[in-house]
RNA sequence: GGCCACGUAGCCAAGUGGUAAGGCAGGAGUCUGCAAAACUCCUAUACGCCGGUUCAAUUCCGGCCGUGGCCU
Numbered sequence: 001g002g003c004c005a006c007g008u009a010g011c012c013a014a015g016u017g018g019u020a021a022g023g024c025a026g027g028a029g030u031c032u033g034c035a036a037a038a039c040u041c042c043u044a045u046a047c048g049c050c051g052g053u054u055c056a057a058u059u060c061c062g063g064c065c066g067u068g069g070c071c072u
Stems, first nucleotide, its partner, number of pairs: 001071007010024003018055001026042005048064005
């Protein structure tokens, strides 16, 4: 330098055009002599950035940035 994949909350991670699941972590409660565990409930300005297409973009297209891999 070229090619490919990926980028979603503090962490992991689903979703692939219409209002973004789940788990961990966090908070409150039940239980307990106190805890832990278990169970119940609750919370977050989470879709890398800029532009394009569209009535509508996390999703499609282009560029850029970052991470990983392959080739030279």
Source information: The RNA shown here (transfer RNA) has 72 nucleotides and comes from a Patescibacteria group bacterium. Model confidence (mean pLDDT): 80 of 100. It matches the Rfam family "tRNA".